[in-house]
RNA sequence: GCCGUACUGGUCUAACGGCUAAGACAUCAGGCUUCCAACCUGAUCAUCGGGGUUCAAUUCCCCGGUACGGCU
Numbered sequence: 001g002c003c004g005u006a007c008u009g010g011u012c013u014a015a016c017g018g019c020u021a022a023g024a025c026a027u028c029a030g031g032c033u034u035c036c037a038a039c040c041u042g043a044u045c046a047u048c049g050g051g052g053u054u055c056a057a058u059u060c061c062c063c064g065g066u067a068c069g070g071c072u
C1' cells in the first nucleotide's frame, strides 16, 4: 500500500427495513434477613463519526476512524 471481517450501556450478547432498541452480568436504591450472601422489586446506562437511499435505517449504500486477520 491492497483486500476482508467486526464496531450497540461498565462487560457479554439480541433486534425479517417498522411498537418506547431487548436480555444476562455488573452498579445504585429499596425489600427480605439478627447481619452477610442468595433471592425479590425498581432505577441508571448504548447503536464508532459524517453523508446518502427510504414514508421509515442498529439494519442497506458511500467516505472516514478504530481493532483484528490476510496479501504485498
Stems, first nucleotide, its partner, number of pairs: 001071007010025004018055001027043005048064005
Molecule: transfer RNA
Organism: Trebonia sp.